[in-house]
Context: one part of a larger RNA
RNA sequence: UGACGGGGACCCGCACAAGCGGUGGAGCAUGUGGUUUAAUUUGAAGAUACGCGGAGAACCUUACCCACUUUUGACAUCUUCUGCAAUGCUAUAGAGAUAUAGUGGAGGUUAACAGAAUGACAGAUGGUGCAUGGUUGUCGUCAGCUCGUGUCGUGAGAUGUUAGGUUAAGUCUUGCAACGAGCGCAACCCCUAUCAUUAGUUACUAAUAUUAAGUUAAGGACUUUAAUGAGACUGCCUGGGUAACCAGGAGGAAGGUGGGGAGGACGUCAAAUCAUCAUGCCUCUUACAAGUGGGGCUACACACGUGCUACAAUGGGCAGUACAGAAUGAUGCAACAUGGCAACAUUUAGCAAAACACAAAAACUGCUCUCAGUUCGGAUUGGAGUCUGCAACUCGACUCCAUGAAGUUGGAAUCGCUAGUAAUCGUAGGUCAGCAAUACUACGGUGAAUACGUUCUCAGGGUCUUGUACA
Numbered sequence: 001u002g003a004c005g006g007g008g009a010c011c012c013g014c015a016c017a018a019g020c021g022g023u024g025g026a027g028c029a030u031g032u033g034g035u036u037u038a039a040u041u042u043g044a045a046g047a048u049a050c051g052c053g054g055a056g057a058a059c060c061u062u063a064c065c066c067a068c069u070u071u072u073g074a075c076a077u078c079u080u081c082u083g084c085a086a087u088g089c090u091a092u093a094g095a096g097a098u099a100u101a102g103u104g105g106a107g108g109u110u111a112a113c114a115g116a117a118u119g120a121c122a123g124a125u126g127g128u129g130c131a132u133g134g135u136u137g138u139c140g141u142c143a144g145c146u147c148g149u150g151u152c153g154u155g156a157g158a159u160g161u162u163a164g165g166u167u168a169a170g171u172c173u174u175g176c177a178a179c180g181a182g183c184g185c186a187a188c189c190c191c192u193a194u195c196a197u198u199a200g201u202u203a204c205u206a207a208u209a210u211u212a213a214g215u216u217a218a219g220g221a222c223u224u225u226a227a228u229g230a231g232a233c234u235g236c237c238u239g240g241g242u243a244a245c246c247a248g249g250a251g252g253a254a255g256g257u258g259g260g261g262a263g264g265a266c267g268u269c270a271a272a273u274c275a276u277c278a279u280g281c282c283u284c285u286u287a288c289a290a291g292u293g294g295g296g297c298u299a300c301a302c303a304c305g306u307g308c309u310a311c312a313a314u315g316g317g318c319a320g321u322a323c324a325g326a327a328u329g330a331u332g333c334a335a336c337a338u339g340g341c342a343a344c345a346u347u348u349a350g351c352a353a354a355a356c357a358c359a360a361a362a363a364c365u366g367c368u369c370u371c372a373g374u375u376c377g378g379a380u381u382g383g384a385g386u387c388u389g390c391a392a393c394u395c396g397a398c399u400c401c402a403u404g405a406a407g408u409u410g411g412a413a414u415c416g417c418u419a420g421u422a423a424u425c426g427u428a429g430g431u432c433a434g435c436a437a438u439a440c441u442a443c444g445g446u447g448a449a450u451a452c453g454u455u456c457u458c459a460g461g462g463u464c465u466u467g468u469a470c471a
Stems, first nucleotide, its partner, number of pairs: 001471002003468003007465006015454002019417005026309008034300002042053002064295007073121001077120002079117005088103006123284002126282003132278002134273003137269001139267001144183006150159003163174003189261004194230007204219002208217002233255001236249005311410001315369006328357002332351002337346003376407001381402007423446007
């Protein structure tokens, strides 16, 4: 100087407390372990692995297994020779890759393309993340981490950065052998909350006409859209304080960082990734490379994580009826109409979209059920279908009829959340032919309770200080 302490002091945060809702019990979905298997490809492992890589495993993907095939190779460059032919189409054999035969005839004569040969080479999702780059997680958006000059010390080093206050903050202030500076903090950026100006089409409609209807004329007020500005700064007032600042108040759409995002210092964990990619070295080279068909990644005594649906009356069913935002749409979104109980089918307007479409649910109103394993709950299974796709057996989603399991609020324990938050309700998107989505990423609707406080407890972080058989 650090590190450590079942040492001390101070401070912070959903850390505790005060509340609300869950998980742990049930069924199912999904990931993991284990077991099994010809193969169940592989990585990730306390927090920081486990609805994670995978924003979508029927084939493909695919890396795994079995079988059948190829060997200068599926892909790149070069050398030599040959060919008018190549892709395609048809037939035969085959599970297919492929092989044989026929047909065909773009382009073009140094060439492209195809075939053969030769070797230089190709190739590897083979190994090493403990050889690496790049990227990422975590402590942690915690308030820290350092430097120059000076000064002190024999020196390692110290000082500054400590102290008194203050702050979300090493934020600011007062003092001080320190004076300055850098990376962080904050601000500058984006969204959101208010207003103004400009501009009115596809959006809007107060007045005047008009219509079934903002439908049309019209309007530029309102809503809104999207560009530019204004606005908040402890600026003003009162009190406290040396100051920084704190408490209260006014005005204001907004008040003390207004709310949210992006943004992550020096470093830590030889943290993660050689399977995104790149790359050193090692290894394979008739195979650890390449092609094809089928299978597997979907197995199932079991264990764990994350979720969904419930156990009901603040509810279930039936009928009526209202209101969003943000996305997406041409191999697409598809109104209306017709058929079907329905999934859907048929037909076909409109829309490259402020224009057309996808397109709300909870809520509200009425009726019914009356506390029961039920008109709760929907697993499982049988049957019949729809759609996508070469193809739904292994192994898709959806619909209808029938079936109607466990489950009556969950032990020890444990998680999230402080406001438009939790809880609850639906909507969209990416991936995508289809879908295992209950996931993920966004969007809005309805909309709480509680916080005395830091005494205690748990674990974590920061500053100072103290002890040390530690470095």
Overview: Model confidence (mean pLDDT): 83 of 100. A computed fold for a 471-nucleotide part of an RNA from an uncultured organism, annotated as small-subunit ribosomal RNA, 3' major domain. The full RNA is in RNAcentral, with records from ENA and SILVA. It matches the Rfam family "Bacterial small subunit ribosomal RNA". Its Rfam clan is "SSU clan".